The RNA shown here (transfer RNA) has 72 nucleotides and comes from Salinispira pacifica. The sequence is in RNAcentral, with records from ENA, GtRNAdb and Rfam. NCBI's taxonomy places the organism under Bacteria, Pseudomonadati, Spirochaetales, Spirochaetaceae, Salinispira. It is recorded under the gene name tRNA-Thr-CGT-1-1.

RNA sequence: GCCAGCAUAGCUCAGGGGUAGAGCAGCACUCUCGUAAAGUGCAGGUCGUCAGUUCGAAUCUGACUGCUGGCU
Numbered sequence: 001g002c003c004a005g006c007a008u009a010g011c012u013c014a015g016g017g018g019u020a021g022a023g024c025a026g027c028a029c030u031c032u033c034g035u036a037a038a039g040u041g042c043a044g045g046u047c048g049u050c051a052g053u054u055c056g057a058a059u060c061u062g063a064c065u066g067c068u069g070g071c072u
Base pairs, nucleotide, nucleotide: 001071002070003069004068005067006066007065010024011023012022013021018055026042027041028040029039030038048064049063050062051061052060
C1' cells in the first nucleotide's frame, strides 16, 4: 500500500427498517444466627463519528476514526 471483518450497558455478546435485549458485574430486598449460594426487583445505552436514503435508521449506502486478520 491492497482486501476483508468488527465497533450496541462497566465486561462478553444478541438484535439486520417500526421507541434496544440477555448473561456476568453493580444496587436494593427476600432467604440465613451470619456469609456465600439461590430468588425477586431496580438502575445502567444520544447503538464509534459525520453525511445520505426513507414517513421512520442501531439496522441500508458513503466517508472518516479505531481495532483485528489476510496479502504484498